[in-house]
């Protein structure tokens, strides 16, 4: 230099022109609930940890075109990986 393959919430991933103001798991952040804990106190028992359940929060690498309609398709840019000289 030239080819290929990737780029989607802190992380992992789904998605294949339309029902996506983008699912899913984790994570965080508020509640409910149970257990566990054990301050203060004469005694009901605070804060902390843990299991489950609910809700919420957060994302298409960037600019452009094509299209009624783009996370999907092209183009060039940026980044990560591969191969070839």
């Nucleotide at each position: 230099a030239g080819c290929c393959c990737c780029g989607u919430a802190g992380u992992c991933u789904a998605g294949c022109g339309g029902u996506c103001a983008a699912g899913g798991a984790u994570a965080g952040c508020a509640g409910a609930c149970u257990u566990u804990g054990g301050a203060a106190u004469a005694a009901a028992g605070a804060a902390g940890a843990a299991a489950u359940c609910u809700g919420u929060u957060g994302a298409c690498g960037g600019c452009a075109g094509u299209u009624c309609a783009a996370a999907u398709c092209u183009g060039c840019c940026c980044g990560g990986g591969g191969c070839u000289a």
Transfer RNA from a Candidatus Woesearchaeota archaeon, 85 nucleotides, folded computationally. It was read from a public genome assembly.